About this RNA
Predicted 3D model of a 75-nucleotide RNA (c-di-GMP-I-GGC riboswitch aptamer) from a Chloroflexota bacterium. The prediction has a mean pLDDT of 85. The organism belongs to Chloroflexota, within Bacteria.

RNA sequence: AGCGACAAAGGCAAACCCGCCGUGAGGCAGGGACGCAAAACCACAGGGCUCAUUGAGCCGGCCGGGUUGCCGAAU
Repeated sequence: AGCGACAAAGGCAAACCCGCCGUGAGGCAGGGACGCAAAACCACAGGGCUCAUUGAGCCGGCCGGGUUGCCGAAU
C1' cells in the first nucleotide's frame, strides 16, 4: 500500500418508544439494538424525498467521489 478474522480493545446505533424543534421531508436529546471497518466528516456528481413550489430545503444507515481515522489473523 492493499485486505478485512467466529481476533482483542474501544466506537457508532436501524426499527420502535418518549420529549423538543420544523408546514413538511427531517433534525436534536434520552431509551433501545437491526446492523456497521469508516454507519466518522464533506451535499461535489447521481439517486430518493418535502414544501408556503419554478427555487428553497431534507436524506451520507442509497451508490460513487474527496478528506481523516482504530486494530492486525490470513492473503